Transfer RNA from Candidatus Colwellbacteria bacterium RIFCSPHIGHO2_02_FULL_45_17, 73 nucleotides, folded computationally. Its Rfam family is "tRNA". Its family is annotated with triplet codon-amino acid adaptor activity in the Gene Ontology.

[in-house]
RNA sequence: GCCGACGUAGCUCAGUCGGUAGAGCAACUCCUUGGUAGGGAGUAGGUCGCCGGUUCAAUUCCGGCCGUCGGCU
Repeated sequence: GCCGACGUAGCUCAGUCGGUAGAGCAACUCCUUGGUAGGGAGUAGGUCGCCGGUUCAAUUCCGGCCGUCGGCU
């Protein structure tokens, strides 16, 4: 330098025919216990990497950039 994959909650990741964003774990509150662990119920937490384009509408499609990883030279 070229090619490809990935970037979504604190962490690990879902979410494809474009239509109000989810799970598990973690955190917090409550219940259960004499107390702890465990179990149960609930709450909060997101500019969907950034900028632009298409569209009535974009996490999703298109372009550029940034970052991570892999491959080629």